[in-house]
Molecule: transfer RNA
Organism: Nitrososphaerales archaeon
RNA sequence: GGGCCCGUAGCUCAGCAUGGACAGAGCAUCGGCCCUCUAAGCCGGGGGUCGCGAGUUCAAAUCUCGCCGGGCCCG
Numbered sequence: 001g002g003g004c005c006c007g008u009a010g011c012u013c014a015g016c017a018u019g020g021a022c023a024g025a026g027c028a029u030c031g032g033c034c035c036u037c038u039a040a041g042c043c044g045g046g047g048g049u050c051g052c053g054a055g056u057u058c059a060a061a062u063c064u065c066g067c068c069g070g071g072c073c074c075g
Stems, first nucleotide, its partner, number of pairs: 001074007010027004020058001029045005051067005
């Protein structure tokens, strides 16, 4: 220098191919119930510039381009 893959909640990830209705799950965290207390269990809540910017579109996490970061391979 070239190619491919990945980046979504504090953590681990799904959703992307085929654009669409408030962007989700588990764990963690917070509150409540239960319990003598803790843990477990049950109920509920909060938490997101979907890596950044631009473009296409009525509409972008999803498509296109550029950039940044990480991984692998080639030279």